[in-house]
């Protein structure tokens, strides 16, 4: 060296939890690497091993050491990004509103601005006129059996007579009525008119002139102030979830080197 039989070791590890503390069911990661019993209101231990039984490999690509690697967890204080939710209008912008201002933009002026004097109307009152409305008067027409007129036929009275009187019917004219009526005339009304005179109030409007000579306006934008609003942005507070950063365990896998005993050849 090689055979052939043991032996130590090995037959899965890691994170968090729980524990004075370790391991384990249990539950996440990796990965495939026994089998039965106990085990989360636990189970078995007191320091590095789960306890009990049993089985399979076995001194090396499989055990140990050392070293890389880094999936995967956990922390932390800080910070990014999404998202929830509560609150806040005395942070804060957006949004409303109000007053101011007059840079801009529009409007309007030398065909005359802002501003000054003044004249009138519109407003309110009396007065006067008109208009409307009724009504009267006035005119046309009808109209009185008799208690109206003129005229009276017939007929009556009176008188010798002449001639006289009353006086019915008709015709005519008119009162009282009634019906119609353009126009003048008159009386009364009336918040119908601006005709006219007068008084009187006032700058809110319109229009007129005269003096003066470049302004005005405040509707938008800005700019300032004063309140409002919690939908969004914005600020506080507290979850979520996905990254940064740090520390801290750490699987698989990669290298290096180490490591037994009998017995034969």
């Nucleotide at each position: 060296c090689c055979g052939u039989g043991c032996u130590a070791g090995g037959c899965g590890g890691g994170g968090a939890u729980g524990u004075a503390g370790c391991g384990g069911c249990g539950c996440c990661c990796u990965g495939u690497a026994c089998u039965c019993g106990c085990a989360a209101u636990c189970c078995g231990c007191u320091c590095u091993a789960g306890c009990g039984a049993g089985g399979c490999u076995g001194a090396a690509u499989u055990c140990c050491u050392u070293u890389u690697a880094g999936a995967g967890g956990u922390u932390a204080u800080u910070u990014u990004g999404c998202u929830g939710u509560a609150a806040g209008g005395u942070c804060u912008g957006c949004c409303u509103u109000g007053c101011g201002c007059a840079a801009g933009u529009a409007g309007u002026g030398u065909u005359g601005a802002u501003g000054u004097u003044u004249g009138g109307g519109u407003c309110c009152u009396g007065c006067g006129c008109a208009a409307c409305g009724a009504g009267a008067a006035u005119c046309u027409g009808u109209g009185a059996a008799c208690c109206u007129u003129g005229u009276c036929a017939g007929a009556u009275c009176c008188g010798g007579a002449a001639g006289g009187a009353a006086g019915c019917a008709g015709c005519a004219a008119u009162a009282a009525g009634c019906a119609g009526a353009a126009a003048c005339u008159c009386u009364c009304g009336u918040g119908u008119g601006c005709c006219g005179c007068g008084g009187g109030a006032g700058u809110g409007c319109c229009u007129g002139a005269a003096c003066g000579g470049a302004g005005c306006u405040a509707a938008c934008u800005a700019c300032g102030u004063a309140a409002g609003u919690a939908a969004c942005g914005c600020u506080u507070a507290u979850g979520g979830c996905a990254g940064a950063u740090a520390a801290u365990c750490g699987a698989c896998g990669g290298a290096a080197g180490g490591u037994g005993c009998a017995c034969g050849g």

The RNA shown here (Bacterial large signal recognition particle RNA) has 265 nucleotides and comes from Ectobacillus sp. The gene name in the source record is ffs. Of the family's consensus pairs, 93% are formed in the model. The prediction has a mean pLDDT of 76. Its Rfam family is "Bacterial large signal recognition particle RNA". Its family is annotated with signal recognition particle, plasma membrane targeting and SRP-dependent cotranslational protein targeting to membrane, signal sequence recognition in the Gene Ontology. The RNAcentral record of the sequence draws on ENA.